RNA sequence: GACAGCCAAAGCCAAACCUGUCGUGAGGCAGGGACGGAAAACCACGGGUCUUGAAUAAAGAUAGCCGGGUUGCCUGG
Repeated sequence: GACAGCCAAAGCCAAACCUGUCGUGAGGCAGGGACGGAAAACCACGGGUCUUGAAUAAAGAUAGCCGGGUUGCCUGG
């Protein structure tokens, strides 16, 4: 460096739900909380889904839906 994640150890993140707050909304952020996660870290590039909208216009949301890109902890018993 590549590959792997059964075991051990150290830390890490945090679904549902509740509270506050921002947003028309999907949803975001903060606190509580843990269902899970080796990329559940980062990027809306492709697809999907969702929202606003009269709309096949346009603008958004989702990285914890999948693919792709970038970086990365521990161990090799």
A computed fold for a 77-nucleotide RNA from Desulfoplanes sp., annotated as c-di-GMP-I riboswitch aptamer. The model forms 94% of the base pairs in the Rfam consensus. Rfam family: c-di-GMP-I riboswitch aptamer. For this family Rfam cites "Identification of 22 candidate structured RNAs in bacteria using the CMfinder comparative genomics pipeline" (Weinberg et al., Nucleic Acids Res, 2007). From the family's description: GEMM was predicted in a large-scale screen for bacterial structured RNA regulatory elements. Genes associated with GEMM are involved in a diverse array of functions, including chemotaxis regulation, signal transduction, secretion and chitin.